[in-house]
Small-subunit ribosomal RNA, central domain from Dysidea avara, 348 nucleotides, folded computationally. Its Rfam family is "Bacterial small subunit ribosomal RNA".
Context: one part of a larger RNA
RNA sequence: CUGGGCGUAAAGAGCGUGUAGGCGGUUCGUUAAGUCAGAGGUGAAAUUCCGGGGCUCAACCCCGGGGCUGCCUUUGAAACUGGCGGACUAGAGUCCGGGAGAGGAUGGCAGAAUUCCCAGUGUAGAGGUGAAAUUCGUAGAUAUUGGGAAGAAUACCGGUGGCGAAGGCGGCCAUCUGGUCCGGUACUGACGCUGAGACGCGAAAGCGUGGGGAGCAAACAGGAUUAGAUACCCUGGUAGUCCACGCCGUAAACGAUGUGUGCUAGUUGUCGGGAAAAAUAGACUCGGUGACGCAAGCUAACGCGUUAAGCACACCGCCUGGGAAGUACGGUCGCAAGAUUAAAACUC
Numbered sequence: 001c002u003g004g005g006c007g008u009a010a011a012g013a014g015c016g017u018g019u020a021g022g023c024g025g026u027u028c029g030u031u032a033a034g035u036c037a038g039a040g041g042u043g044a045a046a047u048u049c050c051g052g053g054g055c056u057c058a059a060c061c062c063c064g065g066g067g068c069u070g071c072c073u074u075u076g077a078a079a080c081u082g083g084c085g086g087a088c089u090a091g092a093g094u095c096c097g098g099g100a101g102a103g104g105a106u107g108g109c110a111g112a113a114u115u116c117c118c119a120g121u122g123u124a125g126a127g128g129u130g131a132a133a134u135u136c137g138u139a140g141a142u143a144u145u146g147g148g149a150a151g152a153a154u155a156c157c158g159g160u161g162g163c164g165a166a167g168g169c170g171g172c173c174a175u176c177u178g179g180u181c182c183g184g185u186a187c188u189g190a191c192g193c194u195g196a197g198a199c200g201c202g203a204a205a206g207c208g209u210g211g212g213g214a215g216c217a218a219a220c221a222g223g224a225u226u227a228g229a230u231a232c233c234c235u236g237g238u239a240g241u242c243c244a245c246g247c248c249g250u251a252a253a254c255g256a257u258g259u260g261u262g263c264u265a266g267u268u269g270u271c272g273g274g275a276a277a278a279a280u281a282g283a284c285u286c287g288g289u290g291a292c293g294c295a296a297g298c299u300a301a302c303g304c305g306u307u308a309a310g311c312a313c314a315c316c317g318c319c320u321g322g323g324a325a326g327u328a329c330g331g332u333c334g335c336a337a338g339a340u341u342a343a344a345a346c347u348c
Base pairs, nucleotide, nucleotide: 003320004319005318006317007302008301012316014201015200016199017198021194022193023192025088026087027086028085029084030083031082033081034080035077036076037075038074039073040072041071042070049065050064051063052062053061054060091191092188093187094186095184096183097182098181099180103177104176105175106174107173108172109171110154114150115149116148117147118146119145120144121143125136126135162169163168206247207246208245209244210243211242215241216240220236221235222234223233258315259314260313261312262311263310266292267291268290269289270288271287272286273285274284297304298303321348322347323346330341331340332339333338
């Protein structure tokens, strides 16, 4: 390479939008590129295969035959794929009527808590720990009452509840805005699926400029512990955490499970709709989210099991013994940190 694979053994890109490409519903007609059949030409010789022969045999050589799986021309066939034309509605989308939601952005508002400041009451402790000490306090702390300031986060409700492509999203109100579900079946008529490149989004930490800074808290300092203690515990504490704008582009970015479509027993919970019901329950139906399952099936096992890891198809990504190494070199990107692409010698 051919293959075989990718939940946990190596392997699904963090997620989406989408270009090229690949693949593509039902039906009628047409074409004849693919496809199939006939005929002709070519496919040099040597080589290879079969039969025979010559060197004493063999290698080697000679003769005859087959073959050379291919290409070209031509005559046909029309099921399938493709092209062209027409029609359709089951895929996809639009429209109309309803619905749920921490989906996103901006602005405003609220209460609890914390810290600080001012004032009152009040007096010797407070704090902290396994025990202590560092620390705070007679310049009046801790506690308590009243007033004020600031920043950050939103108890209860809250839920294998909801929403989002993923990252993620949680007080309340308003404005702007995305997606989605159900019902109707009015419209378009395959407009679809996937997606190399590309483009966009992307937790935390980190970076740049300017703000902000209550609490928490890398670094750092001190107190303990200890043989030591560059830790775990305690007292402090700066970046940072917050906001605006711009970078970074990575995570156990996990369901360690790519996306889409169809098919294949059930039982049970829950969320959002529908319809009949009779206004409750239950059964039915559509869409989500869980649990169970020796239904079948799959799996090395664990387990998965209509939310598949079952049965299939389409397309993309990725793997190919361990280490060296996600490293070096080079390229691209970045202010930097670094990211991305990605080897080999050597070694087991």